[in-house]
RNA sequence: AUUUUAUAAAGAAGAGGCGAGAGAAUAGGCUCUAUGACCCUCUGGCAACCAGCUCCACAGUAGAGCAAGGUGCCAAAACCUACCCUUCAUGGGAACUAUAAAUU
Repeated sequence: AUUUUAUAAAGAAGAGGCGAGAGAAUAGGCUCUAUGACCCUCUGGCAACCAGCUCCACAGUAGAGCAAGGUGCCAAAACCUACCCUUCAUGGGAACUAUAAAUU
């Protein structure tokens, strides 16, 4: 990198460094940003996908709990909209993206 499945309106920030854009991509909107964003490092934290442990169920391999080893994440719904359907809204679905686990 390919494919599959699951999740994506919850949650969680301080310090130091850097110095101009950032919020995935295209367009529109909106927002953050020299009161220093984004990014990097350290520390702290959130969550519980996988692995671990316990209980339950007894063939559905699901459910509940503990804990935090491997990841992930810590502005705003994945910031919002775009395509399809509709009862027209904080609706449903798709696509794309991200993450996890598996797969070639």
The RNA shown here (SAM riboswitch aptamer (S box leader)) has 104 nucleotides and comes from Spirosoma fluviale.
Of the family's consensus pairs, 97% are formed in the model.
Its mean pLDDT, the model's own confidence on a scale to 100, is 83.